[in-house]
Large-subunit ribosomal RNA, domain IV from uncultured Polaribacter sp., 327 nucleotides, folded computationally. Its mean pLDDT, the model's own confidence on a scale to 100, is 88. The sequence was found in a public genome assembly. It matches the Rfam family "Bacterial large subunit ribosomal RNA". Rfam links the family to the GO terms structural constituent of ribosome and ribosome. NCBI's taxonomy places the organism under Bacteria, Pseudomonadati, Bacteroidota, Flavobacteriales, Polaribacter.
Context: one part of a larger RNA
RNA sequence: UCAUGGCUAAGGAACUAGGCAAAAUCGACCCGUAACUUCGGGAGAAGGGUCGCCACGCUUCGGCGUGGCCGCAGUGAAAAGGUCCAGGCGACUGUUUAUCAAAAACACAGGGCUUUGCUAAAUUGAAAGAUGAUGUAUAAGGCCUGACACCUGCCCGGUGCUGGAAGGUUAAGUGGAGGGUUUAGCUUCGGCGAAGAUCUGAAAUGAAGCCCCAGUAAACGGCGGCCGUAACUAUAACGGUCCUAAGGUAGCGAAAUUCCUUGUCGGGUAAGUUCCGACCUGCACGAAUGGUGCAACGAUCUGGACACUGUCUCAGCCAUGAGCUCG
Numbered sequence: 001u002c003a004u005g006g007c008u009a010a011g012g013a014a015c016u017a018g019g020c021a022a023a024a025u026c027g028a029c030c031c032g033u034a035a036c037u038u039c040g041g042g043a044g045a046a047g048g049g050u051c052g053c054c055a056c057g058c059u060u061c062g063g064c065g066u067g068g069c070c071g072c073a074g075u076g077a078a079a080a081g082g083u084c085c086a087g088g089c090g091a092c093u094g095u096u097u098a099u100c101a102a103a104a105a106c107a108c109a110g111g112g113c114u115u116u117g118c119u120a121a122a123u124u125g126a127a128a129g130a131u132g133a134u135g136u137a138u139a140a141g142g143c144c145u146g147a148c149a150c151c152u153g154c155c156c157g158g159u160g161c162u163g164g165a166a167g168g169u170u171a172a173g174u175g176g177a178g179g180g181u182u183u184a185g186c187u188u189c190g191g192c193g194a195a196g197a198u199c200u201g202a203a204a205u206g207a208a209g210c211c212c213c214a215g216u217a218a219a220c221g222g223c224g225g226c227c228g229u230a231a232c233u234a235u236a237a238c239g240g241u242c243c244u245a246a247g248g249u250a251g252c253g254a255a256a257u258u259c260c261u262u263g264u265c266g267g268g269u270a271a272g273u274u275c276c277g278a279c280c281u282g283c284a285c286g287a288a289u290g291g292u293g294c295a296a297c298g299a300u301c302u303g304g305a306c307a308c309u310g311u312c313u314c315a316g317c318c319a320u321g322a323g324c325u326c327g
Base pairs, nucleotide, nucleotide: 001322002321003320004319005318006317007316008315010313011312014311019308027051028050029049030048031047036041038147052069053068054067055066056065057064058063070074082306083305084304085303086302087301088300089298090297094106095105110145111144112143113142114141115140116139122131123130124129148293149292150291151290153223154222155221158220159219160216161215162214163213164212167211168210169209173205174204178200179199180198181197182196185192186191224242225241226240227239228238251285252282263279264278265277266276267275
């Protein structure tokens, strides 16, 4: 000097990104126990008291009651919750990056849409076959949401899906008008040109698809601008106008979302870029890509308080081990 332990005056988080670490709490019995709540919980809430030994009495033989005694200290050593308040997120128990992330991520019960009538759909395989399932729509697959409570608005113009089949477009194929090459023959010598062969080839016919017509948003998704107006001012219930498929409803809102921003006001502090409650000017919330709440739960995240302490003011001492110096 380092490591691991132990103690520390006064103060008690002033430390620090942050009470990290440490301290404190800790057992049994008795009393007592709030908001809130899904009435189960919350709850070991919180908070307070008792605990040893001796005598006597009682005893269901476990102890209990009364009286007394000792110590600083009686769950006499060890082992054995710190607690409370408020908020975010996720309902919960669970799962996860074996080896830097345990979470607000995944899952979940519940909800919804959709496919599938059985040789099911779906998956796998070249096929046979297999899984689905020795199941049968209260079943099986896919996708989304994620307990519960209250709800889930408007838009089908685009993309997708489903249905429709009148019309338009449309392939191979069918079709074969017409044309080219070849040459028997004919010829006015310029050409014409049968049959056959061969190379082409118009019309017509021709399915799905696409165009088209409907439906569908718990399908992918989307959900406006400008101007004016009330007898102070300000604001605009109201009016006008342009555009759109429709112009964001309820609820929430400087939010895990707010740039400006440490917004403004209130609370907490002597002092608060964090926190809590409001406001709404939402750069750029918003309804199963779910919206808003919510008891319980959480090695979750954030803010505050009590207790407690060497975290600190500010260090000191001791023990053990290591190192170093000397021997």